[in-house]
Context: one part of a larger RNA
C1' cells in the first nucleotide's frame, strides 16, 4: 500500500447496492416451512327439501407429488471434483408416432357391533365402491429362444367438450457406470497387498465389473514416492501482483457428501430418502410403571460457546415449483419489509461578504504574533431533515405485500447533522506547561535520571473524514 464474512476503541446526519455464526456437524421451547386431487371411489357429518336429491365439510381407500426446492461442510486425498473421451444402461412427467382399451373374479378401510390401553395405538366380527387388487381372452409389434414353441397389458370419469388408460418405437431430459490427463503436506512412513491379481463357470444388477460365491492359476502396487500418518469439501472464481506467482475457496453459480450416531432395507421411474420406516446406542420428554413420544445442518427465535454475525415480520402482488380440466389450494422457495456505518458508492452539514484584523484562548524579546475572513454582522440559498398536497412502473382483462414507498410539486426555516487520529526519524505536521530512568510512550531506531518538538495537558498544526485508529489474517 492493496483485500476482509472482520473484532474492539472513540465517533457517528441520510440514501442506494450488496453482506452479516468464519466458533459447539453442540443441545433446543413455541410457531410454520408439502401437499393437493371430489372430473377416480364409498362413506359419516351438517344445512335446504315430503323425497328423489343439492350444497358444504371431513376422515378414509385411491392418483400424483413428498427424490425438487432449501440448510450444512462433518465425511472424504477419492473417478470426490475439473476437464476430455467411452460403452454394457435406466428414463415418472413432456414430444412425435404405431396398434389397442374386451370379458369377469374376489377382497381390504371408511362404516355398524363388540372389546382392550392412562396414553401412543389397537383386537375380533360383520357390510361395501373404485382409475385399488386378481383371473380369463386378445396381442401387429415386445420379451425368452439357433427353430419349434413358450411367456406377457389395459380404466375409466364427466356437465359430451374433453381428460385419461396399455404395449411398443423414436426423441428430448436427467441420472447409473468406465478410462486418460490435472488436483495438499510428511521419507523421523519403505515396502504394501488373499477377493489380493487375472481366468472359467454361476449368482446378482437397469448396466459392465470380484460387484459375489465356486473353483483354478500366482499373480497385482511401488523411489516416476505405494502403504501409512497428517490436513482437507472440488470447482468457476476471489484477493494480491507489472507479471510470472502466492494465497483464499464467504456471498452467487456447477458437482460432491451429510441430515441426532452407527447399521438396513421397503415403497417408488427415481431414495437406500433432511421435515418416511425398522433396529441399536447417546440425550430429552410424557406416563396411571405396563408402555410410550422427539431430531432445527429448512424460516424465524433459544440457550452455551466465543472478540463476533440479525426480526419468534409481511405476502404469494411478481418469477418459480407441486397437486389439479379448471377456478383454486400449498410454498419462511422466492419477493420485500426489519436490525447492523459490516463493506463500496454517493450526497451533506451552508454559500458570498466582512479588519477595528472584536472579544477570550496560547506564544510573547510585553513592542507584538497567533487562533483568523475565522467568528459575529449583512447578502442569499434549501440539498438532507420536517411540514401539507398529488402519487406510479413493476400486471396481459382482473390481481401490488413492497406502500401512500419511490418520485413529482408547495411550505417555514441555517434551519437537524462532525470527528479520529497523528506532528523525534522512517513520515506531511512545534511551542509551552506539567513531570523528573517517576508515571508513562514505542512498529523499529529508540525517549524518560530538572530547560522533553518522543511521556500528560493545552494552544496552533498535518492528515483522513462518517468516519478514524488498533489488531488479526493473505498477497
Nucleotide at each position: 500500500g492493496a483485500a476482509c464474512g472482520a473484532a474492539c476503541g472513540c465517533u457517528g446526519g441520510c440514501g442506494g447496492c450488496a453482506g452479516g455464526c468464519c466458533u459447539c456437524a453442540a443441545a433446543c421451547a413455541u410457531g410454520c416451512a408439502a401437499g393437493u386431487c371430489g372430473a377416480g371411489g364409498g362413506g359419516g357429518c351438517g344445512u335446504a327439501g315430503c323425497a328423489a336429491u343439492a350444497c358444504g365439510u371431513c376422515a378414509c381407500c385411491g392418483g400424483c407429488g413428498g427424490a425438487c426446492g432449501g440448510g450444512u461442510g462433518c465425511g472424504u486425498a477419492a473417478c470426490a471434483c475439473g476437464u476430455g473421451g467411452g460403452a454394457a444402461u435406466g428414463u415418472a412427467c413432456c414430444u412425435a408416432g404405431u396398434g389397442g382399451u374386451u370379458c369377469g373374479g374376489a377382497a381390504c378401510a371408511a362404516c355398524g357391533c363388540u372389546u382392550g390401553g392412562a396414553a401412543a395405538c389397537g383386537a375380533g366380527u360383520g357390510c361395501u365402491a373404485a382409475u385399488a387388487c386378481c383371473g380369463g381372452a386378445u396381442g401387429u409389434g415386445c420379451c425368452c429362444g439357433a427353430a419349434a414353441g413358450g411367456g406377457g397389458a389395459a380404466a375409466g370419469a364427466u356437465u359430451u367438450a374433453u381428460c385419461g388408460c396399455c404395449a411398443c418405437u423414436a426423441g428430448a431430459u436427467c441420472a447409473g457406470c468406465c478410462c486418460g490427463c490435472g488436483c495438499a503436506g510428511g521419507a523421523u512412513u519403505a515396502g504394501c497387498u488373499a477377493g489380493u491379481u487375472g481366468g472359467u463357470a454361476g449368482g446378482g444388477u437397469a448396466a459392465u465389473g470380484g460387484c459375489c460365491u465356486a473353483c483354478c492359476a500366482a499373480g497385482g502396487c511401488u523411489c516416476c514416492g505405494a502403504u501409512c500418518c497428517u490436513u482437507a469439501g472440488c470447482u468457476g472464481u476471489u484477493c494480491u501482483g507489472a507479471g510470472a506467482g502466492g494465497a483464499a475457496g464467504a456471498u452467487c453459480a456447477g458437482c460432491c457428501a451429510c441430515a441426532c450416531u452407527g447399521g438396513g432395507a421397503c415403497u417408488g421411474a427415481g431414495a437406500c430418502a433432511c421435515g418416511g420406516c425398522c433396529c441399536a446406542g447417546a440425550c430429552u420428554c410424557c406416563u396411571a410403571c405396563g408402555g410410550g413420544a422427539g431430531g432445527c445442518a429448512g424460516c424465524a427465535g433459544u440457550u452455551g460457546g466465543g472478540a463476533a454475525u440479525c426480526u419468534u415480520g409481511g405476502a404469494c402482488a411478481a418469477u418459480g415449483g407441486g397437486c389439479g380440466a379448471a377456478a383454486g389450494c400449498c410454498u419462511g422457495a422466492u419477493c420485500c419489509a426489519g436490525c447492523c456505518a459490516u463493506g463500496c458508492c454517493g450526497c451533506g452539514u451552508g454559500a458570498g461578504u466582512g479588519a477595528u484584523g472584536a472579544a477570550g484562548g496560547c506564544c510573547u524579546u510585553a513592542g507584538g504574533g497567533u487562533u483568523g475572513u475565522a467568528a459575529a454582522g449583512c447578502u442569499c440559498u434549501u440539498u438532507u431533515a420536517c411540514c401539507c398536497g398529488g402519487g406510479a412502473a413493476g400486471a396481459u382483462a382482473a390481481u401490488g405485500a413492497c406502500g401512500g414507498u419511490a418520485c413529482c410539486g408547495g411550505g417555514a426555516g441555517a434551519a437537524u447533522a462532525a470527528g479520529c487520529u497523528c506532528c523525534g526519524g522512517c513520515u506531511a505536521a512545534c511551542u509551552u506547561c506539567g513531570u523528573g530512568c517517576c508515571a508513562g510512550c514505542a512498529g523499529c531506531c529508540g525517549c524518560g535520571g530538572u530547560a522533553a518538538u518522543a511521556c500528560g495537558a493545552a494552544g496552533g498544526g498535518g492528515g483522513c473524514u462518517a468516519g478514524c485508529g488498533u489488531u488479526g489474517u493473505u498477497c